[in-house]
RNA sequence: GAAAUUCUUCGGGGCAGGGUGAAAUUCCCGACCGACGGUAAUGAGCUAGCUGCUUAAAGUCCGUGACCCGCGUAUGCGGUGGAUCUAGUGAGAAUCUAGAACCGACAGUAAAGUCUGGAUGGGAGAAGAAUUAA
Numbered sequence: 001g002a003a004a005u006u007c008u009u010c011g012g013g014g015c016a017g018g019g020u021g022a023a024a025u026u027c028c029c030g031a032c033c034g035a036c037g038g039u040a041a042u043g044a045g046c047u048a049g050c051u052g053c054u055u056a057a058a059g060u061c062c063g064u065g066a067c068c069c070g071c072g073u074a075u076g077c078g079g080u081g082g083a084u085c086u087a088g089u090g091a092g093a094a095u096c097u098a099g100a101a102c103c104g105a106c107a108g109u110a111a112a113g114u115c116u117g118g119a120u121g122g123g124a125g126a127a128g129a130a131u132u133a134a
Stems, first nucleotide, its partner, number of pairs: 003132008017029003031114002033104002035064004042056005059102002068079004084100005106117003
C1' cells in the first nucleotide's frame, strides 16, 4: 500500500405569495428541490515557485439505488426505469461562463417531484473498528 471476512455508526431536499372553487400545498399564475459512485479545462488550500499533493465541484454525461413488474420459501436473480439545448471561450466543453429549456415511482385525496401513507422500512454507498492471510 492492497485484499478478504465480521461488526458499528451514518446514509434525501422542496409550493413563499396569489387566483378559481363547497372542497385543491393536487388545477391555474408563481415559488422551491436535486440521493450515491465515476468523470473535470474550474475554485480553494499546502509549496519560494514548477511539478506535485489535499479538498470541493454534473438533477438532464457513464453507471448505481429507491419504486414498479416477473420468478423464488427466502438471501436474491432477471426486467423496466425521467430529463439539455443554444451561444461564448478554447487545441479540446457531456461538467466551465451566459441564456433559455426540461425531468421527477406507487397508494390516498379535487388530478401531487414538494402533502399524507407503505417507511422507526429498504438502500446505492460513506466513515470507522477488529480479525485473517500475503